[in-house]
């Protein structure tokens, strides 16, 4: 000098998931404000009929199409949306999942509840163009 692994600090990224305070605590914990999220919840408005199917919420993650397969699924393409570290625009990449209520819920002013997790990355922010804003 280089790889690879760990830990601490810094700096960024996905997401609503951050700030501050008091009180405990050698343990990572309670409470509370503030932000930012979600949801319930009038009149008016919407809806009202038959048939299958209960039904609804959070999230970008909503569908279509093709082989597989006894069934549950599995696999491949593609697409609505969604991300990429000030901002548009082009391009290039990558996401396009999972969860929860529990028979119950339209929309909704008063009210009234709940969450504030997790998961990554690492010297230029994936590249370019015009911008804007700070420095020197």
């Nucleotide at each position: 000098g280089u790889g690879c692994a760990c830990c601490a600090c810094c700096u960024g990224c996905c997401u609503a998931g951050u700030g501050c305070g008091c009180c405990a605590c050698a343990g990572c914990g309670g409470c509370g404000c503030a932000g930012c999220g979600g949801g319930g919840g009038a009149c008016c408005c919407a809806u009202c009929a038959c048939c299958c199917c209960g039904g609804g919420g959070c999230g970008a993650a909503c569908g279509c199409g093709g082989c597989c397969a006894c069934c549950c699924g599995g696999c491949c393409g593609c697409c609505a949306g969604g991300g990429c570290g000030c901002c548009u625009u082009c391009c290039g990449c990558c996401c396009g999942a999972g969860c929860c209520c529990g028979u119950c819920a339209g929309c909704u002013a008063a009210c009234c509840c709940c969450g504030u997790c997790g998961g990554c990355a690492g010297u230029c922010u994936g590249g370019a163009a015009g911008g804007c804003c700070u420095g020197g």
A computed fold for a 136-nucleotide RNA from Tepidiforma sp., annotated as c-di-AMP riboswitch aptamer (ydaO/yuaA leader). It matches the Rfam family "c-di-AMP riboswitch aptamer (ydaO/yuaA leader)". The literature on the family includes a 2004 paper in Proc Natl Acad Sci U S A by Barrick et al., "New RNA motifs suggest an expanded scope for riboswitches in bacterial genetic control". Rfam links the family to the GO terms cyclic-di-AMP binding and regulation of gene expression.